[in-house]
Record summary:
A computed fold for a 327-nucleotide part of an RNA from a Flavobacteriales bacterium, annotated as large-subunit ribosomal RNA, domain IV. The coordinates come from a structure-prediction model, not an experiment, and the mean pLDDT is 87. The full RNA is in RNAcentral, with records from ENA.

Context: one part of a larger RNA
RNA sequence: CCGUGGCUAAGGAACUAGGCAAAUUAAGCGCGUAACUUAGGGAUAAGCGCUACCCACGCAAGUGGGUUUCAAUGAAAAGGUCCAGGCGACUGUUUAACAAAAACACAUGGCUUUGCGAAAUCGAAAGAUGACGUAUAAGGCCUGACACCUGCCCGGUGCUGGAAGGUUAAGAGGAGAGGUCAGCCGCAAGGCGAAGCUUUGAAUCGAAGCCCCAGUAAACGGCGGCCGUAACUAUAACGGUCCUAAGGUAGCGAAAUUCCUUGUCGGGUAAGUUCCGACCUGCACGAAUGGUGUAACGAUCUGGACACUGUCUCGGCCACGAGCUCG
Numbered sequence: 001c002c003g004u005g006g007c008u009a010a011g012g013a014a015c016u017a018g019g020c021a022a023a024u025u026a027a028g029c030g031c032g033u034a035a036c037u038u039a040g041g042g043a044u045a046a047g048c049g050c051u052a053c054c055c056a057c058g059c060a061a062g063u064g065g066g067u068u069u070c071a072a073u074g075a076a077a078a079g080g081u082c083c084a085g086g087c088g089a090c091u092g093u094u095u096a097a098c099a100a101a102a103a104c105a106c107a108u109g110g111c112u113u114u115g116c117g118a119a120a121u122c123g124a125a126a127g128a129u130g131a132c133g134u135a136u137a138a139g140g141c142c143u144g145a146c147a148c149c150u151g152c153c154c155g156g157u158g159c160u161g162g163a164a165g166g167u168u169a170a171g172a173g174g175a176g177a178g179g180u181c182a183g184c185c186g187c188a189a190g191g192c193g194a195a196g197c198u199u200u201g202a203a204u205c206g207a208a209g210c211c212c213c214a215g216u217a218a219a220c221g222g223c224g225g226c227c228g229u230a231a232c233u234a235u236a237a238c239g240g241u242c243c244u245a246a247g248g249u250a251g252c253g254a255a256a257u258u259c260c261u262u263g264u265c266g267g268g269u270a271a272g273u274u275c276c277g278a279c280c281u282g283c284a285c286g287a288a289u290g291g292u293g294u295a296a297c298g299a300u301c302u303g304g305a306c307a308c309u310g311u312c313u314c315g316g317c318c319a320c321g322a323g324c325u326c327g
Stems, first nucleotide, its partner, number of pairs: 002321007010313002014311001019308001027051005036041001038145001052067006068072001080306007087298002092104002109142006120129003146293004151223003156220002158216005165211003171205002176200005183192003224242005251285001252282001263279005
């Protein structure tokens, strides 16, 4: 000097990002126990008391009397507690070896596909899973207990349905055109040119799709601006106007979302960028990409209080083990 333990006057979180670490608490029995609540819980809530030994009685639990100590669950082992808020209902699961969580899952709810040789999936196929199941079933997607609810928009994209019209491939079709050529005309050069063969080729017919017409948002998604107006001022129930598919409803709101911002007011503190309650000016909440609440639960996150303590004021001492120095 380091590590691991033990003790520590007075104070008691003044330490620190943060009570991290440590300390407190602790067993059994008796009494007692709040808000809230889904009436089960919360709850070992909190808080308080007793515990050894001897004698008598008793089956026992125990009751009565007595004895000793500083101290009787005499050593060891054995919840710290409370208040408020965020998130997630819960028990579970996860980054084997830096993340255990608010992430995943979940019961619940919804949409959608599938009538059975089912859909879906693996496989050139046979075949198999689904399932030795049959719509109270199976697959996909979203939501995530429970309570109260889940508003408006189908213009875009997607999906479903429709089939009148437009567009449209291969193919069918073959008008017409070209090449060749018997032959004919011509003195010649050359010209015309049937049938056949051959190279092309217009009209017309021609499916799905797309255009088109509807439906559909617990499908992907979206949910305005400007101006004026009331008998103080301020504000605007009201009016005007432009645009849109429709202009954000209920509820919540400086929030895990608020930039300005340490917003403003209140509470808590002597003092509070955090915290709690409000306000609403929501840069940029908002309704199953769920909204708002919520008892219980959580090695979760945030703020506070009591108890407790070497975390600290501020250090000190001891034990053991390393290192180091000396031998």